[in-house]
RNA sequence: AACUACGAAGAGUUUGAUCCUGGCUCAGGAUGAACGCUAGCGGCAGGCCUAAUACAUGCAAGUCGAACGGUAAGUUUUCUUCGGAAGACACGAGUGGCGCACGGGUGAGUAACGCGUACGCAAUCUACCUCUAUCAGGGGGAUACACACGGGAAACUGUGGAUAAUCCCGCAUACAAUUCAUUACUGGCAUCAGUGAUGGAUAAAAGUUACGGCGGAUAGAGAUGAGCGUGCGUCUGAUUAGCUAGUUGGUGAGGUAACGGCUCACCAAGGCGACGAUCAGUAGGGGGCGUGAGAGCGUGAUCCCCCACACGGGUACUGAGACACGGACCCGACUCCUACGGGAGGCAGCAGUAAGGAAUAUUGGUCAAUGGGCGGAAGCCUGAACCAGCCAUGCCGCGUGCGGGAAGAAGGCCCUCCGGGUUGUAAACCGCUUUUGUCAGGGAAGAAUGGACGGGAUUUAUCCUGUUAGGGACGGUACCUGAAGAAUAAGCACCGGCUAACUCCGUGCCAGCAGCCGCGGUAAUACGGAGGGUGCAAGCGUUAUCCGGAAUCACUGGGUUUAAAGGGUACGUAGGCGGUUUUAUAAGUCAGGUGUGAAAUACCGCGGCCUAACUGCGGAACUGCACUUGAUACUGUAAAACUUGAGUAGGGUGGAGGUACACGGAAUGCAUCAUGUAGCGGUGAAAUGCUUAGAUAUGAUGUAGAACACCGAUAGCGAAGGCAGUGUGCCAUACCUUAACUGACGCUGAGGUACGAAAGCGUGGGGAGCAAACAGGAUUAGAUACCCUGGUAGUCCACGCCCUAAACGAUGCUAACUGGACAUUUGGCCGCUAUAGGUUAGGAGUCUGAGGGAAACCAUUAAGUUAGCCACCUGGGGAGUACGUUCGCAAGAAUGAAACUCAAAGGAAUUGACGGGGGUCCGCACAAGCGGUGGAGUAUGUGGUUUAAUUCGAUGAUACGCGAGAAACCUUACCUGGGCUCGAACGUCAGAUGAAUAUUGAGGAAACUUGAUAGGCCCGCAAGGGACAUUUGGUGAGGUGCUGCAUGGCUGUCGUCAGCUCGUGCCGUGAGGUGUUGGGUUAAGUCCCGCAACGAGCGCAACCCCUAUUUUCAGUUGCCAGCGAUUCGGUCGGGGACUCUGAAAAGACUGCCUCCGUAAGGAGUGAGGAAGGAAGGGACGACGUCAAGUCAUCAUGGCCUUUAUGCCCAGGGCUACACACGUACUACAAUGGCAUCCACAGAGGGCAGCGAGCAUGCGAAUGUAAGCGAAUCUCAGAAAGGAUGUCCCAGUUCGGAUUGGAGUCUGCAACUCGACUCCAUGAAGUUGGAAUCGCUAGUAAUCGCGCAUCAGCAUGGCGCGGUGAAUACGUUCCCGGACCUUGUACACACCGCCCGUCAAGCCAUGGGAGUCGGGGGUGCCUGAAGAUGGUGAUCCAUAAGGAAGCUGUCUAGGGUAAAACCGGUGACUAGGGCUAAGUCGUAACAAGGUAGCCGUACCGGAAGGUGCGGCUGGAAUACCUCCUUU
Repeated sequence: AACUACGAAGAGUUUGAUCCUGGCUCAGGAUGAACGCUAGCGGCAGGCCUAAUACAUGCAAGUCGAACGGUAAGUUUUCUUCGGAAGACACGAGUGGCGCACGGGUGAGUAACGCGUACGCAAUCUACCUCUAUCAGGGGGAUACACACGGGAAACUGUGGAUAAUCCCGCAUACAAUUCAUUACUGGCAUCAGUGAUGGAUAAAAGUUACGGCGGAUAGAGAUGAGCGUGCGUCUGAUUAGCUAGUUGGUGAGGUAACGGCUCACCAAGGCGACGAUCAGUAGGGGGCGUGAGAGCGUGAUCCCCCACACGGGUACUGAGACACGGACCCGACUCCUACGGGAGGCAGCAGUAAGGAAUAUUGGUCAAUGGGCGGAAGCCUGAACCAGCCAUGCCGCGUGCGGGAAGAAGGCCCUCCGGGUUGUAAACCGCUUUUGUCAGGGAAGAAUGGACGGGAUUUAUCCUGUUAGGGACGGUACCUGAAGAAUAAGCACCGGCUAACUCCGUGCCAGCAGCCGCGGUAAUACGGAGGGUGCAAGCGUUAUCCGGAAUCACUGGGUUUAAAGGGUACGUAGGCGGUUUUAUAAGUCAGGUGUGAAAUACCGCGGCCUAACUGCGGAACUGCACUUGAUACUGUAAAACUUGAGUAGGGUGGAGGUACACGGAAUGCAUCAUGUAGCGGUGAAAUGCUUAGAUAUGAUGUAGAACACCGAUAGCGAAGGCAGUGUGCCAUACCUUAACUGACGCUGAGGUACGAAAGCGUGGGGAGCAAACAGGAUUAGAUACCCUGGUAGUCCACGCCCUAAACGAUGCUAACUGGACAUUUGGCCGCUAUAGGUUAGGAGUCUGAGGGAAACCAUUAAGUUAGCCACCUGGGGAGUACGUUCGCAAGAAUGAAACUCAAAGGAAUUGACGGGGGUCCGCACAAGCGGUGGAGUAUGUGGUUUAAUUCGAUGAUACGCGAGAAACCUUACCUGGGCUCGAACGUCAGAUGAAUAUUGAGGAAACUUGAUAGGCCCGCAAGGGACAUUUGGUGAGGUGCUGCAUGGCUGUCGUCAGCUCGUGCCGUGAGGUGUUGGGUUAAGUCCCGCAACGAGCGCAACCCCUAUUUUCAGUUGCCAGCGAUUCGGUCGGGGACUCUGAAAAGACUGCCUCCGUAAGGAGUGAGGAAGGAAGGGACGACGUCAAGUCAUCAUGGCCUUUAUGCCCAGGGCUACACACGUACUACAAUGGCAUCCACAGAGGGCAGCGAGCAUGCGAAUGUAAGCGAAUCUCAGAAAGGAUGUCCCAGUUCGGAUUGGAGUCUGCAACUCGACUCCAUGAAGUUGGAAUCGCUAGUAAUCGCGCAUCAGCAUGGCGCGGUGAAUACGUUCCCGGACCUUGUACACACCGCCCGUCAAGCCAUGGGAGUCGGGGGUGCCUGAAGAUGGUGAUCCAUAAGGAAGCUGUCUAGGGUAAAACCGGUGACUAGGGCUAAGUCGUAACAAGGUAGCCGUACCGGAAGGUGCGGCUGGAAUACCUCCUUU
């Protein structure tokens, strides 16, 4: 110090967002690992997880001469005839002893007393070792080797006569041993055991020696080891429920070391099993190891203990011990040798080989140490062991340098306007150090024994000690010293989030990534590369597996109304749980003690290797089991008692409780009769159907079956299903009351039993109505439906089955406790009769507290707080399916998987959006009107087609007379052709030439190319410089090329709709709500009132402009009342009054009145006023939506292009033309056309212009020309209108297209392709189908005028004025919008979501005639070795007895037969899953357009439809009742 606290993190992903449920995934740790990239060193460990597959070669168990006969080899001594002999040391082969049963390997088998733990053996054995006691006397026999003769290829083996022992066999001895008989005592739960006494029976031995000893026999004890038995613990499956004949027991016998059915004979019929037998699958068990806060979960390599096995199977022998890894026999498979006759073999010992596999090492050294065998010992043997080798396989340690060094070098990368940032003190450079590595030198511990020679002690076994020679595989290793020298040494993964770390380039839903979510479709921090960064580091990543996180199987520590989950209901068996008191007991429980819980590991302390890993010692711990001693509250057990739980009894009460029988009226159908006549019936509308053969309707009579109006209820009863006319019988039940009786008799309830709506089935009845199927009629694109007309099963009864429902309160039963309010039902009590009221008990409701819940909600009828018992759940799909089993007549029910697949599926609530939901409101939205479009011709735009090109864009509303407010060239972007390449423009640098400039020629379509002439600049000392032009080279080009889905800006639309938000507060776990809802009001979220809100912002309104009125100021070019002049024209003088112009003001606010209203506000033919309730217009467009439009207005990122996608030029095209659409113009005529005459505007434009006037021309126009940069001149004639005339309803005096001719104007130029004029021509068209557009007042309609663009070109656009209506009851409906509410499976938001068949591809699975295989069992046949019996004429033997042989039984194996089980495969077949864009429909989600769903039955291409019963998990509406508030 342990003992005794130290220990617990989450994240991503379902949604538009939220909370919850719930799965998937990640971060951590670990590994006997493998793979990829990389690699300097050392220490310590580890290393076939797969084929218990097959094995070449070598080695892994021998030893003893001090047991024996002996002497093959060797050494040595002596002798020698030189052949050899003898002795010694020793020793091959052999006899004999001991060992070989240890050590080492492996995990196939085994679910078992195999293992673990604790006990037991009064039921046992134990060689070697120790101790004790006693003994060892005397005989006999065989045989190996060797020798001789044989057989065989070999392995091996036969015969013969000899021979030894510690070989084998008798005899003697044995009161110790065993056993029998008799007997005494003691002990034990029992069988019995122990100790004595007496008598009988049985069995021993071996020698050797160096004389120290080593051995031998018997008996007892110990130690060690082994055997057997028992309690408890020890995986999965019930889709394995029954198993068992030696089976269970007994008696007797045999057998064993020993008990035992272990074996046998006989007898009995037992034994095991839901506390899971049997069967099937899987598996060696434990100490431990990994993880975890722990409880657990997973695992069983290395080390230790036990078991099992040794090529597969069986068997015994020997022995103390084996049924024996390196022994034997037999069968089988395989391999090898062979002379074909026959033999040999067993690496799951150490190395090694092959094979398998993702994968696992050397055919190494030594017995030096430790240990083992033998031996007296020396010693021998030992692939045990100790070492070394290989491998980053793991753990641990060290290093790859340290300090200084900014010109912040170069290079790389990134940004860029110059320039900057980063890599980075990093490098270079200077100084220092030397671990490691290299070289050189030194150099261990591990060694103790043992031998030889001594000494000492002692119990003579032995021990201690001294000297001496020797003794190390590892290994010249560790370690130490020295030398030179930064020298020899860094990678891997990652960088979207989780998760630390960001940029560039490439790629372009490709290539690829990915653990989950997910990245990639041209600006990718997610792919690939690079730079940079982050993390770890001699490693780093990936894969696989385990634990954790996962409270996601919940003992610790979960749930079941709606998320998965309460059994359809009751009774009840086993089981679980159980009221009050007392006593006893002590099984559970608690405490103390004892034994055990091996060691190692883990933990703590202290040590040893330089440190650490590693390791030594000690401690604590091992939460367990057994025994024992106590305690006795609680539980149990036993006994006694109690009354409150439960029940009984007496007295009452209630009810659609059940069942049987009887009776009743209404309605319906049918029949008959009567009246009566043309329809009835049915629907959204129809038709089918019925009817003149008399229907429907009405009346009467009769008959049949089924159901029971009113009462009637949110009521009542029942366990549930369910139960309704009335009466009666029988049966059951609940409640109240009394407190008489029993005395815990109770609660729950796996299996079990009974009941169990509807549909359905069987048999027999019955059959009015209704009504699956079916038929017909409708509807429809279709309509196997919804609607209609018919209609059969069925619905009804009896009996028998079925056994399921949304069988629901989606809520198991029982008991206790915990606040209120109201109404209801059935009793009792109090109360004055009480129709009041109070109280008590039982039911059935609504609301609201505390509390609970994810929320919705529940709330004494709990989903609250507790207790007991049962049932059930563990992601979605596959699937309540398949297979199997049970039940059923069948339909089917019950039980109930897996493969595969997805990252979700789901609950509640929120905000939106949507609804063929509801409410309120608005809008030229409808309605009421007026005029159009759609028909014609033409113009114009678009589509389509065509083309060399018909450039591009815009495409529902919100494209289409749009960009374009002007395409003949130009524009122009397109096409064809011809040219240019620093380029068409501008800047700049350098060089050359020449002034510049002007005129002119040739080629050419032009661009352009190529010439000529004139001209002669400024400064300057000549050289040179300058301006300008041309040209050459360099540098900045250029692009109407792409991307509007990279963008800015601008614009359209919802919509001038009334909305959109914020701060603080409050409510909600939260998204969010409140405010902003409500009651009114408004054009308006406009205002008022109310209110957990109070305020504020962007919008609305107002402020701005125009118009309408007035005033003031000003008075030219405008005006002219009055005055004058006059050419009669405001022309002139003059005037400011008026009009007007243009500046400033005023004015309108529901201000006033009446009425309504709290107010806001509204109403009034109100007053006043030019104008009245926003006076009329305009500008002004909230948060946002449509990836709306525009890269071709402009700007701009990126990409692309650079003798072209740029630039110049000519010509062509954008103008095409079968056709379709949009927008306009002109018409179709008489409210009109034509002709002549006469009026009245406003707003604009004008100098490359407007152009008067005059002249010419029929005219377009031309000629000439005044005036005017314009309140002055001019365009400029307004037109509709008015007056008069004419036309007379026609394809016209309407209409004007088209075409011919002739012209005018603009312009380089009117052919493609302009406008206009004149003459001529005179098409369609007679008011327009379905459908559709605009407009609410100075509006629609109608009429003309001007302007922009522009050389010219207007039916378009933008403006201007003239004339000038009709209608609006109203909000049911269509469209759009706003607010509130409701439902939702939608959120890309209904143009949403989504179901099923069919077709295609892929995947796994079921069935399947069969077929192939596997393990196990059964019957029969056969049956080796062996065991055990019988026999045994032959052999051995003195005998007893034994052996060969023959034979019976058992038996491994083999054969055969019939089954069961499991697996593979199988033509064909079935459903399932998955897969951007297949087909058919539209079932579901909104009232989803027929509410949906559940069960069942029938039907149908499919979703599905219909019938019957049930549910609300249905919307809306109305009524009733109740509750709440007032």